[in-house]
Order: sequence, then C1' cells, then structure tokens
RNA sequence: GCCCCAGUAGCUCAGUGGAUAGAGCAGGACGGUUCUAACGUCAAGGUCGGGGGUUCGAAUCCCUCCUGGGGCGCCA
Repeated sequence: GCCCCAGUAGCUCAGUGGAUAGAGCAGGACGGUUCUAACGUCAAGGUCGGGGGUUCGAAUCCCUCCUGGGGCGCCA
C1' cells in the first nucleotide's frame, strides 16, 4: 500500500429500508428474608464510531475519514 471482517446501552450481542431501536448480563428501586442470598416486579440507561450523500423514510444503501482484528504484498 491492497483486500476482508467488525464498531448499536457499562459489558456481550440481535435488528440488513418502514411504525416508539431491542434482549441477556451488570448496576438501581421495591418486594422477598430475622439478616443476606436465590427468586419476583418495576424503572432507568442509546446523537446506532465521525462527517457527507441517496430516499417520502437510513442502524440498514453509497462516498469519505477514524478505531480494532485478520490476510496478502513491498522493504532497491
């Protein structure tokens, strides 16, 4: 330098053009218990990596940049 994959909640991930972006775990409140735990209920938590474009509509498609991982090449 070229190619491929990934980036979504604190963590692990789902969602691949449509209605309000979801789950599990962690953390919080309440119940529970003599106390704790297990367990149950509830709530909160997101500029979907940044910017631009296409579209009536973008996490999703296109361009570009950034970060991480993998492969290939170059090293006169």